This is a predicted structure of a 73-nucleotide RNA (transfer RNA) from a Muribaculaceae bacterium. Its Rfam family is "tRNA". The organism belongs to Muribaculaceae, within Bacteria.
[in-house]
RNA sequence: GGCUCUGUAGCUCAGUAGGUAGAGCAGAUGGCUGUUAACCAUCAGGUCGCGGGUUCGAGCCCCGCCGGUGCCU
Repeated sequence: GGCUCUGUAGCUCAGUAGGUAGAGCAGAUGGCUGUUAACCAUCAGGUCGCGGGUUCGAGCCCCGCCGGUGCCU
């Protein structure tokens, strides 16, 4: 340098043909318990890597850039 896959919540990941974003764990609050843990309930947390484009509408499609994995040279 080329090719492939990949980037979504603090972490691990889902998001299936474009219709306006979720789960588990972690965190906060409350309940329960002699206390802690466990368990139960509730809550908070996201410019979907960045910038453009297409579209009434983009996490999803197109282009460029950046980071990461693997392969080739």